[in-house]
RNA sequence: GCCUCGGUAGUCGAAAGGAUAAGAUAUCUGCCCGAUAAGCAGGAGAUCCAGGUUCGAUUCCUGACUGAGGUG
Numbered sequence: 001g002c003c004u005c006g007g008u009a010g011u012c013g014a015a016a017g018g019a020u021a022a023g024a025u026a027u028c029u030g031c032c033c034g035a036u037a038a039g040c041a042g043g044a045g046a047u048c049c050a051g052g053u054u055c056g057a058u059u060c061c062u063g064a065c066u067g068a069g070g071u072g
Stems, first nucleotide, its partner, number of pairs: 001071007010025003018055001027043005049063004
C1' cells in the first nucleotide's frame, strides 16, 4: 500500500429498511435488614464523524477517523 471484519449507555452486547433502539452488568432512588450484602420495585443513561439513497436509515451506498486480522 491492498483486502476483510468491527465502531451502539460506564462496560458487555442485540437489532438484516417501519419500535418507545432489546437485554445483562454497573450507577441512582425507594422497600427490606439492627447494619452491610443479597433480594424486590422504580429511574436516568447509547447508534464514531460528514455526506448520499429512501416517505422512512443502527441497518443500504460514498468518504474520513479509529481498532483487529490477513497479504505483497
A computed fold for a 72-nucleotide RNA from Pogonomyrmex barbatus, annotated as transfer RNA. Its Rfam family is "tRNA". Gene Ontology term of the family: triplet codon-amino acid adaptor activity. Rfam classes the family as a transfer RNA. The coordinates come from a structure-prediction model, not an experiment, and the mean pLDDT is 81. RNAcentral holds the sequence, with entries from Ensembl Metazoa and Rfam.